[in-house]
RNA sequence: CCUUUAUCAAGAGUGGUUGAGGGACGGGCCCUGUGAAACCACGGCAACCGGCAAGGGCACGGUGCCAAUUCCCGAAAGAUGAAGG
Numbered sequence: 001c002c003u004u005u006a007u008c009a010a011g012a013g014u015g016g017u018u019g020a021g022g023g024a025c026g027g028g029c030c031c032u033g034u035g036a037a038a039c040c041a042c043g044g045c046a047a048c049c050g051g052c053a054a055g056g057g058c059a060c061g062g063u064g065c066c067a068a069u070u071c072c073c074g075a076a077a078g079a080u081g082a083a084g085g
Stems, first nucleotide, its partner, number of pairs: 001085008013042005021031003025074004043066003047063004051058002070077001
């Protein structure tokens, strides 16, 4: 990167460095110097796989996630997990 498949109305942020963007894309509407994005530290959530447990939990391993219904509408859309190539 491609294919298949499941899910996407729930949940969860502080500090440091830095300094202007960010919410995929188009349109809208928002967030942002009362500090965007990124990185680091610590913390948290629990969607999927595994593990342990057993009335459905634990956060231990692998991913993921922590403004707004995937922010809303659109599309042969996107994201994430799992399996395969």

Model confidence (mean pLDDT): 86 of 100. This is a predicted structure of an 85-nucleotide RNA (SAM riboswitch aptamer (S box leader)) from a Clostridiales bacterium. The sequence was found by an Rfam model in a public genome assembly.